This is a predicted structure of a 541-nucleotide part of an RNA (small-subunit ribosomal RNA, 5' domain) from a metagenome. RNAcentral holds the full RNA, with entries from SILVA.
[in-house]
Context: one part of a larger RNA
RNA sequence: GAGCGAACGUUAGCGGCGGGCCUAACACAUGCAAGUCGCACGAGAAAAGGGCUUCGGCCCCGAGUAAAGUGGCGGACGGGUGAGUAACACGUGGAUAACCUGCCCUCCAGCGGGGGACAACAGUCCGAAAGGACUGCUAAUACCGCAUACGUCGGCGAGUCCACAUGGUCUUGUCGGGAAAGCCGGCCUCUGCAUGCAAGCUGGCACUGGAGGAGGGGUCCGCGGCCCAUCAGCUAGUUGGUAGGGUAACGGCCUACCAAGGCAAAGACGGGUAGCUGGUCUGAGAGGAUGAUCAGCCACACUGGGACUGAGACACGGCCCAGACUCCUACGGGAGGCAGCAGUGGGGAAUAUUGGGCAAUGGGCGCAAGCCUGACCCAGCCACGCCGCGUGAGUUAUGAAGGCCUUCGGGUCGUAAAGCUCUGUGGGGAGGGACGAACCGCCGCGACCUAAUACGUCGUGGUCUGACGGUACCUCCUUAGCAAGCACCGGCUAACUCCGUGCCAGCAGCCGCGGUAAUACGGAGGGUGCAAACGUUGCUC
Repeated sequence: GAGCGAACGUUAGCGGCGGGCCUAACACAUGCAAGUCGCACGAGAAAAGGGCUUCGGCCCCGAGUAAAGUGGCGGACGGGUGAGUAACACGUGGAUAACCUGCCCUCCAGCGGGGGACAACAGUCCGAAAGGACUGCUAAUACCGCAUACGUCGGCGAGUCCACAUGGUCUUGUCGGGAAAGCCGGCCUCUGCAUGCAAGCUGGCACUGGAGGAGGGGUCCGCGGCCCAUCAGCUAGUUGGUAGGGUAACGGCCUACCAAGGCAAAGACGGGUAGCUGGUCUGAGAGGAUGAUCAGCCACACUGGGACUGAGACACGGCCCAGACUCCUACGGGAGGCAGCAGUGGGGAAUAUUGGGCAAUGGGCGCAAGCCUGACCCAGCCACGCCGCGUGAGUUAUGAAGGCCUUCGGGUCGUAAAGCUCUGUGGGGAGGGACGAACCGCCGCGACCUAAUACGUCGUGGUCUGACGGUACCUCCUUAGCAAGCACCGGCUAACUCCGUGCCAGCAGCCGCGGUAAUACGGAGGGUGCAAACGUUGCUC
């Protein structure tokens, strides 16, 4: 000098864009943060309102609504944090002939016929509660057999082309195993009842087997990036083999048996520290330091362990066990996990609102309408940072008053003020008033499809949708009226005099000032620097 997620002191007008617990991965009251689908399925209230009434009640509507249950998809994304980790965790380049992949896209082939349950519900019972037991009824795209099998999988053969560690691709023979689910809309040319509906036809969304793709992931390897040798030897599943198990998959991953190996001064083992990277800061560069915000990867979710479900988890707002802590209890037993968004206590030099909205973007579910979304978009607080603007402009000398200095002549604050003439940013008032909105849906029209003026797809015209926000912006009005400080002035280093003090009080980054004329302490006048900031402290280069 530059920089900062800063803090502290003094000061403080406005706006834009960013940023905001670096400490206790300390403990958490309260609310919200993951649901959705009635076009998978069965069942199904109440209040309000209306009618009747023998005043007990009944009926209509509310409504096939609400709430719940079965089932499907999602809860493995999104959001947080950096504890652990010196490791194939990360970065980079490869390998997988050792692998997986829901939803999405393309293609091929299918979707036949049966069965038995369990919730919800009803009844009985246990419990303070959380919750649970038994009996009975029931549906499905839930569950289970059977049929069929283009592919596929497994066994046994033949051949081709690759790969060289095992093997892989393709063709072919044979034997064996293994699937599925329906729902919604439209139509009546043929068949049945014969109005219209069903079989049927047709369209959409699903479902099953397989091939390919896209995107995502698992695993393995080369190389790279901290400190200590005052850590020198480490190792028993240890190193390798055989057989088996296990996994989507190779493997000592696991087990049994056999052998005695494996690593290390090119630093094993141990200890300390640490999430890694793109980047960021600095520097002419080389390098050094760093890893907030944004982005990629990893790890974690009260602490430790475990598996279940699933395409995917060993699962932040799932389950089980143990532990610590907190809460409820009828003392028998239960409930909980903010390192999600706000917020509270605590710690600390220090870090914000228990805000608005799904309008946009994105996500989940749904045919859709739509619902959910503390992701997100906005607003609030804070000079925390960067940037922009303002605090007025012009003119005016007799150099007013006043302050300070003085050699008493004067000098200086100072064209500064007052005065006069203007302007109107910011502030205040009035009026107008957005962009961000495109969709989807609905109503017309047209084209395609079709037996069809259904359905569906595409195009086109109209209509509908804004939290921010009556905000930005624009116009008019108002008055110089409301808006400047902070540090420094001995040298380094830009800026000097007077008074007070008298090695005192004090200053200080270094050198050093102060003991009676101190440009170095304190005050004043003046000056210098920066400016809505200016200094100080801490840290990095």